[in-house]
RNA sequence: AGUCGGCCAGACGGCCGCGUCGAGCAGGUGCCCAGAAGACCGGGUGUCCUGUCUCGCCGAGGAACGUCCGGGCUCCACAGGGCAAGGUGGUGGCCAACAGCCACCCGGGGCGACCCGCGGGACAGUGCCACAGAAAACAGACCGCCACCGGGAGACCGGUGGUGAGGGUGAAACGGUGGUGUAAGAGACCACCAGCACGCCAGGUGACUGGCGUGGCUCGGUAAACCCCACCUGGAGCAAGACCAGACAGCACGCGUUCGAGGGCGGCCCGCCCGAGCGUGCGGGUAGGUCGCUGGAGGCGUGCGGCAACGCACGUCCUAGAUGGAUGGCCGUCACCGUCGCAGUGCCGGCAACGGCGCGGCGGGACAGAACCCGGCGUACCGGCCGACUCAU
Numbered sequence: 001a002g003u004c005g006g007c008c009a010g011a012c013g014g015c016c017g018c019g020u021c022g023a024g025c026a027g028g029u030g031c032c033c034a035g036a037a038g039a040c041c042g043g044g045u046g047u048c049c050u051g052u053c054u055c056g057c058c059g060a061g062g063a064a065c066g067u068c069c070g071g072g073c074u075c076c077a078c079a080g081g082g083c084a085a086g087g088u089g090g091u092g093g094c095c096a097a098c099a100g101c102c103a104c105c106c107g108g109g110g111c112g113a114c115c116c117g118c119g120g121g122a123c124a125g126u127g128c129c130a131c132a133g134a135a136a137a138c139a140g141a142c143c144g145c146c147a148c149c150g151g152g153a154g155a156c157c158g159g160u161g162g163u164g165a166g167g168g169u170g171a172a173a174c175g176g177u178g179g180u181g182u183a184a185g186a187g188a189c190c191a192c193c194a195g196c197a198c199g200c201c202a203g204g205u206g207a208c209u210g211g212c213g214u215g216g217c218u219c220g221g222u223a224a225a226c227c228c229c230a231c232c233u234g235g236a237g238c239a240a241g242a243c244c245a246g247a248c249a250g251c252a253c254g255c256g257u258u259c260g261a262g263g264g265c266g267g268c269c270c271g272c273c274c275g276a277g278c279g280u281g282c283g284g285g286u287a288g289g290u291c292g293c294u295g296g297a298g299g300c301g302u303g304c305g306g307c308a309a310c311g312c313a314c315g316u317c318c319u320a321g322a323u324g325g326a327u328g329g330c331c332g333u334c335a336c337c338g339u340c341g342c343a344g345u346g347c348c349g350g351c352a353a354c355g356g357c358g359c360g361g362c363g364g365g366a367c368a369g370a371a372c373c374c375g376g377c378g379u380a381c382c383g384g385c386c387g388a389c390u391c392a393u
Stems, first nucleotide, its partner, number of pairs: 001390008010334007018059002021056004025051004029046005061367001065378002068376005073237004080270004085233005090104005105119001106117004120228002125226002127222003142167002144163008175193006194218001196215008241291004250282006262274004298317008336364007346357004
């Protein structure tokens, strides 16, 4: 000067405040006792309710975020078939699963540590390739070059044809270099090189790599364009769903009851099942509470297996659960960062510029906040610390 990985996200104290849970206290209520015809009154008790009360414990994150993937859980369906739709895409492994992670292969970048890849198929077919350029894909003559014909005194001009070697355009122009050849040219032919296809051998679980031989001489790009191939995929989501309590008032029209409306099986078709109500308009009305709810594919440590992701065993640790939605505010001290000053140059190092330490003043602390729970990915973030490695001197 860099590359990769991990960690922290101030500490302590005081005052005030919020939420869950527990205990107490107070009130209510149910039950019991006494009394009694019954009630008031009195006493006891509770897996009950309430709280302007008191005390105690605990109380956000590395991303709680975005909701982009995957799973658990819940309900619906479980009778299938075809079509369509969506997703994934080098290979091997890990994982509950994944679009995640690890290792490797291939391609690209970097001197290097390392980083990046939206990495199946473009000889199955179709489409597209802006601008520029003559031409953008069964190729194509703008300039130039060459031959022939015509005109002209000549320079040259016109026409017909050949030529993709040269110029110019472009992200991309139908292999590269040299030679033979030719009117000029061209894989037309030759040598070497590059690339492609096929075959064989060797290594590897595999992606793939290395070597040898043959062939025709060369075939553009794009699949996050349609498409093809392989594999995978029921739907809806905690406003899931269950229970308690509770409100209301019907009327009109249309369709239908085995000639079956309507509903379910993710979409469509076939098929199957349920099936007596359904739809529209007007009018009326409830919208409270409890459970689901948080301890789990959990964190940390040690040992073993594995390159690693990860797995196994043992030990140990652990209290957020709101529902207008708590987890906060102020002050003080210390620590951290930035900046300024130190006048008899504070102290130390240095020739010096300056650096480090100390003291004092001022300023700063981000991104953001659970809402059923996990595993990932992506994005945001004042700043600080640690480890490994690379390059230069």
Molecule: Bacterial RNase P class A
Organism: uncultured Ornithinimicrobium sp.